[in-house]
RNA sequence: AGCAGGCUGGGCAGUUGCACUGAUAUUCAGUGAGGAAAGUCCGGGCAUCAUACAGCAGGGUAACGGCUAACAGCCGCCGAGGGCGACCUUAGGGAAAGUGCAUAGAGAAAUACCGCCGCUUAUGCGGUAAGGGUGGAAAGGCGAGGUAAGAGCUCACCGGCGUUGCAGAGAUGUAACGGCCAAGCAAACCCUACCCGAUGCAACGUCAACAGAAGUUGUCAGCUGGGCAGAUACUUCGAAAGACGGCUUCAGGUGUGUGGUAACACACAUCGCAGAUAGAUAAUUGCCUUAAACGACAGAACCCGGCUUACAGGCCUGCUCAU
Numbered sequence: 001a002g003c004a005g006g007c008u009g010g011g012c013a014g015u016u017g018c019a020c021u022g023a024u025a026u027u028c029a030g031u032g033a034g035g036a037a038a039g040u041c042c043g044g045g046c047a048u049c050a051u052a053c054a055g056c057a058g059g060g061u062a063a064c065g066g067c068u069a070a071c072a073g074c075c076g077c078c079g080a081g082g083g084c085g086a087c088c089u090u091a092g093g094g095a096a097a098g099u100g101c102a103u104a105g106a107g108a109a110a111u112a113c114c115g116c117c118g119c120u121u122a123u124g125c126g127g128u129a130a131g132g133g134u135g136g137a138a139a140g141g142c143g144a145g146g147u148a149a150g151a152g153c154u155c156a157c158c159g160g161c162g163u164u165g166c167a168g169a170g171a172u173g174u175a176a177c178g179g180c181c182a183a184g185c186a187a188a189c190c191c192u193a194c195c196c197g198a199u200g201c202a203a204c205g206u207c208a209a210c211a212g213a214a215g216u217u218g219u220c221a222g223c224u225g226g227g228c229a230g231a232u233a234c235u236u237c238g239a240a241a242g243a244c245g246g247c248u249u250c251a252g253g254u255g256u257g258u259g260g261u262a263a264c265a266c267a268c269a270u271c272g273c274a275g276a277u278a279g280a281u282a283a284u285u286g287c288c289u290u291a292a293a294c295g296a297c298a299g300a301a302c303c304c305g306g307c308u309u310a311c312a313g314g315c316c317u318g319c320u321c322a323u
Base pairs, nucleotide, nucleotide: 001320002319003318004317005316006315007314008313010288011287012286013285014284015283016282018032019031020030021029022028023027034297038308039307041306042305043304044303045302046200047199048198049197058196059195060194061193062192064076065075066074067073078092079090080089081088082087093191094190098189099188100185101184113132114131115128116127117126118125119124140158141157143155144154145153159181160180161178162177163176164175165174166173167172204245205244206243207242212237213236214235215234216233217229218228219227220226250272252271253270254269255268256267257266258265259264
């Protein structure tokens, strides 16, 4: 001068409150926001719909090996690109299945416009992808040989592709050989492989007030249907932004050990750490650490695993280059 990564986001005590839980209950004890609780972008649990099954449509993923409940996440590794380097970036399958691709250009995947060579009186015919022109892209690049002129036509070197051997778990790497060498775009349609049912805790379950509906009773009339009468009662339906459950003990945290390069897994020990429902988690005092601590970003709403984004101040680790 840089590269990569991690931690922290004050501590203790007193007083007054609030929410929840427990108890020996007018009181006492315990607990009470975050690293992102956020965005709601992925993945899962859980719930209901037919314990949801098949096809179509639609959506997603995309080198390889692993981790995981699962993933678009993470770890390792390969290729490509960048950097002197530490290291960083990467939606990284398929263009001989098909369609499409403005303008320019003779021609964009099949082609001879100019030029060059041969033949020909001329016109024209044939050969030619060296050279010119157009374009982002035009017969792999460059040199030599060769030729009528040219051309991987032949050869050296370089690039690509393929085959075989070797190394590797694999992607892939490497060596030898083969002139095998007419493009690009799939974050254009499309094709291939694999995955995905829908809706989200205002899910969903139980209880249930009011309004309202039906029935139970008597009578016409013995039965069915129907009419009429009756209520203060009972039963069923109904169903509130109502009450309760779902609700927090978990793919849980911490520590140690073991296996593994790692992600991660396993064993043992230990801890219990918000659960409100319009939403409690606050106010204040003192002391301590400190350069400072009133100062950042920000407030749980069913729960987890990720990703992304925001963040005052403070602390730490490993590595690179130059002198």